Large-subunit ribosomal RNA, domain I from Caldifarciminota bacterium JGI_Cruoil_03_51_56, 596 nucleotides, folded computationally.
Context: one part of a larger RNA
RNA sequence: GGCAUAUGGUGGAUGCCUUGGUAGUUGGAGACGAUGAAGGGCGCGGUAAGCUGCGAUAAGCGUCGGAGAGGUGCACACAACCUUUGAACCGGCGGUUCCCGAAUGGGGAAACCCGUACGGAGUCAUGUCCGUCCAUCCCAGGAUGAAUCCAUAGUCCUGGGGGGUGAACCCGGAGAAGUGAAACAUCUCAGUACCCGGAGGAAAAGAAAGCAACUGCGAUUCCCCUAGUAGUGGCGAGCGAACGGGGAAUAGCCUAAACCGAUUCCGGUGUCAAGCCGGCAGGCGUUGCCGGAACGGUGUCGCGGGACCAAUUGCGUCAACUGCUGUGAGACGGAGGAGUCAGAAAAGUCUUUUCCUAGUCGAAGUUUUCUGGAAAGGAAGACCAGAGACGGUGAUAGUCCGGUAGGCAAAAGGAAAGGAUUCUCCUUAGAUUGAGUUCCCAAGUACCACGGGACACGAGAAAUCUUGUGGGAAUCUGGGACGACCACGUUCCAAGGCUAAAUACUACCAACUGACCGAUAGCGCACUAGUACCGUGAGGGAAAGGUGAAAAGAACCCCUGGCGGGGAGUGAAAUAGAACCUGAAACCGUAUGCCU
Numbered sequence: 001g002g003c004a005u006a007u008g009g010u011g012g013a014u015g016c017c018u019u020g021g022u023a024g025u026u027g028g029a030g031a032c033g034a035u036g037a038a039g040g041g042c043g044c045g046g047u048a049a050g051c052u053g054c055g056a057u058a059a060g061c062g063u064c065g066g067a068g069a070g071g072u073g074c075a076c077a078c079a080a081c082c083u084u085u086g087a088a089c090c091g092g093c094g095g096u097u098c099c100c101g102a103a104u105g106g107g108g109a110a111a112c113c114c115g116u117a118c119g120g121a122g123u124c125a126u127g128u129c130c131g132u133c134c135a136u137c138c139c140a141g142g143a144u145g146a147a148u149c150c151a152u153a154g155u156c157c158u159g160g161g162g163g164g165u166g167a168a169c170c171c172g173g174a175g176a177a178g179u180g181a182a183a184c185a186u187c188u189c190a191g192u193a194c195c196c197g198g199a200g201g202a203a204a205a206g207a208a209a210g211c212a213a214c215u216g217c218g219a220u221u222c223c224c225c226u227a228g229u230a231g232u233g234g235c236g237a238g239c240g241a242a243c244g245g246g247g248a249a250u251a252g253c254c255u256a257a258a259c260c261g262a263u264u265c266c267g268g269u270g271u272c273a274a275g276c277c278g279g280c281a282g283g284c285g286u287u288g289c290c291g292g293a294a295c296g297g298u299g300u301c302g303c304g305g306g307a308c309c310a311a312u313u314g315c316g317u318c319a320a321c322u323g324c325u326g327u328g329a330g331a332c333g334g335a336g337g338a339g340u341c342a343g344a345a346a347a348g349u350c351u352u353u354u355c356c357u358a359g360u361c362g363a364a365g366u367u368u369u370c371u372g373g374a375a376a377g378g379a380a381g382a383c384c385a386g387a388g389a390c391g392g393u394g395a396u397a398g399u400c401c402g403g404u405a406g407g408c409a410a411a412a413g414g415a416a417a418g419g420a421u422u423c424u425c426c427u428u429a430g431a432u433u434g435a436g437u438u439c440c441c442a443a444g445u446a447c448c449a450c451g452g453g454a455c456a457c458g459a460g461a462a463a464u465c466u467u468g469u470g471g472g473a474a475u476c477u478g479g480g481a482c483g484a485c486c487a488c489g490u491u492c493c494a495a496g497g498c499u500a501a502a503u504a505c506u507a508c509c510a511a512c513u514g515a516c517c518g519a520u521a522g523c524g525c526a527c528u529a530g531u532a533c534c535g536u537g538a539g540g541g542a543a544a545g546g547u548g549a550a551a552a553g554a555a556c557c558c559c560u561g562g563c564g565g566g567g568a569g570u571g572a573a574a575u576a577g578a579a580c581c582u583g584a585a586a587c588c589g590u591a592u593g594c595c596u
Base pairs, nucleotide, nucleotide: 001595002594003593004592005591006590007589008588009587015581016546017545020517021516022514023513024512025511026510027509028508029506030505031165032164039100040099041098042055043054044053046078047077050074051073061094062093063092064091065090066089070082071081072080105114106113107112115134117132118131119130120129121128136162137161138160139159140158141157142156143155144154169200170198171197172196173195180187184234210217211216221248222247223246224245225244231239232238252498253497254496255442259297260296261295263294264293265292266291267290268289269288275284276283277326278325279324280323281322282321302476304441305440306439307438308436309434310433311432312431313430315333316332317331318330334428335427336426337425338424339423347422348421349420350419351418352417353416354415355414356413357412359408360407361406366397367380368379369378370377382399383398384388390402391401392400447471448470449469450468451467452466453465454464457483478493479492480491481490482489533540534539553580556567557566558565559564
C1' cells in the first nucleotide's frame, strides 16, 4: 500500500410524514376610489430586529350580539397587569386612521418643501401650533362683463359628476414577426401577440330593406349535426362556410315625418283689418300672419302603414275675453288597469318568508383481559346509528375529544322573493267602416366611378357589407334583395333608438373532490419569499420542512479559556441531545486477519 471482516466519522440519498401546492365541481360574489382607493413610506409593544396587526385614540378605542375562564399575536423568557361588575376570542355597526400615492392649495428628486383666506390656541408682540377651505375637466344654474351699441368671448360663484386601481372574460381603435409553404415575394402564422380607448357582471348582438325557392320560415345568442362538404387557394402550403335539421333559452317595443296645439321662445311683417273654439251681439286688439327652434298630442307599418276628411258607437261635473247658444282643448272626481330587468321613472314605510355575516344542541364503552412506555392493536363480550365523513388523542377509536346525520339560533348589517301602502303611469277614448288627381313614411343617404377593407370567397363572372375621394336619386304608379347583368316572379322596407334569458370568465368567498405532487416533487415561495442576493435599469431570483407522546431540553460532579467530551439524571429509546426521525453511496479513520 491492497483485499476482507468488524466498528466509527462525514454526508444527507431513501423510507415514512405534511402545515403547502395543483387540477377541478357546486354555489356565492363580481368591484374598490375625491366620504381619498389599489399600493406604499414612517411609526405604534415594558424589554422588540423580522412577520402579523394597528395609526399620534397606533398588536389598539366605543357599542351591540355570540361565548364562558382564562388572557396580554407568531413567540416557549422575565417583569407588570387584565379578567364572572364577563377579560382574551368570534361576528355586526361605529370612532380614530400620520405622510406619499388619481393626489387635487403651489412646488417637488414619491413618502419632502412652501403657502393665501377664515376660525381658534399661545405670545406684550412677531415667529409658532390646530381646524376648515383653496387642482382641473364636463354638465346644470346664476352673477359679472371687453374689443363693439345690443350682444358674445372672457372672468367669477353655487350644485352635481368625472379622474385612478383591478385576475380573466367583452366591445372598439391600431397592429407585427419568428414560423409554414421543406428556399421565397402573393399566401400562412393572424386580425394572433403587443399597445391604446371603453363598459359590465356579464359584454356584444337583436325584432328582417332577413332567409328560402314556387312549398314555406319568422329577432338575437349559444350548443350538436350538416362538413372538413360546397367553395376558396403561387388551385401550393393551407383557409373553410351557408341552407336545412335537432336542442338551450325565449319578449317584444319606442322614436323621426305627415297633421294638430287654445304651450314657450326667436326673426321678419304690420292693416278699414286678418285674429281672439263655431254662430249672434259686445269687447279686446303688436293679440295676428309668415318662417324657424323647442315642447305636448298623434304615429310606427309591408296580406303596405299613417296623416287629412266623413260616418257609427260614448262615466259624471266644471270649463275656453264677456252674455246667450253649440262644441268640448283641458281640469277635477269616480271607475278600471299597470309599474320600476327593456317597453316612462324616483324614493320611502310596514310586513312575511328564505339566505348570508358569530354560534348552539347533538346517540352509543372509556367493560374485562393480554402485549406494550403508551391501546385506539389481539382475545372476550356489549351498545348507537337520519350519525361507520373527517381530524385528534402516547400504535390502527362508530360509542374518549372536536365533529358528522339531523335540528335550533341574530341585538346589528346585508341579499333575494312575495304582499300592503304612499307614490308613479295609463285608459275614460278609442275602435270600426268608407272616399281620395291630397300629404308623409329617416339624404350628401341609396346608387355609380376610382382606391381600400370585411365577408370561408386572394379581382375573380363577384353579388352582399363597409368607406377615403368624386358624382349623386326616388316617396308606394316608391325602394332594396334573391351571387355579374336583364325580364318575369317571390320576398322584404335601409339610411333613428332600446331590449331580459340561454353564452364567456374567475382575482375573491364557502363547501367538496382527485388511479394529482409529497420538500431536487408540487406554485418561484410548505420556512421572515417575490425575501436574501445580482443588475445603473428594465429585470433576474434562490437556498432553507421533521428531537420527543410530553421539554421531562440533561440538576450535580469531572477534563477544558471556550468549543467539545466523560459520568450522573430524564425518557420506551439519547447511535432520539437540540449540527436532534430514518441515516444509503462517494470520501476519511480505527481494530483484526491475509498478501506484497
Model confidence (mean pLDDT): 83 of 100. It matches the Rfam family "Bacterial large subunit ribosomal RNA". Its family is annotated with ribosome and structural constituent of ribosome in the Gene Ontology.